[in-house]
RNA sequence: UACUUAUAAAGAGAAGCGGAGGGACUGGCCCUUUGAUGCUUCAGCAACCCCACUUAGGUGGAAGGUGCUAAUUCCAGCAGGCUUCAGCCUGGGAGAUAAGAG
Repeated sequence: UACUUAUAAAGAGAAGCGGAGGGACUGGCCCUUUGAUGCUUCAGCAACCCCACUUAGGUGGAAGGUGCUAAUUCCAGCAGGCUUCAGCCUGGGAGAUAAGAG
């Protein structure tokens, strides 16, 4: 880097460094000098891998490998349906994460 499968209305932040952008993309809407994004330390959440039990389904755990700790993946983007025309629903796409096989 591309492929397969699974998941997403839940959950969980402090300190130090640093100093202007950030929320993938586009539009919207937000966050941000009352210090963003990022890095480090510590803490936490979750339970994909993992561990124990279990006939299966599943139940429990959290040492280790990842991940995550503003807003539903912040909302929408494509197609369809409903509609009180404000919006709602379903599926898809894209992106994210995990596991797998290249």
A computed fold for a 102-nucleotide RNA from Alkalicoccobacillus porphyridii, annotated as SAM riboswitch aptamer (S box leader).
Rfam family: SAM riboswitch aptamer (S box leader). Gene Ontology term of the family: regulation of gene expression.
Its mean pLDDT, the model's own confidence on a scale to 100, is 84.
The sequence is in RNAcentral, with records from Rfam.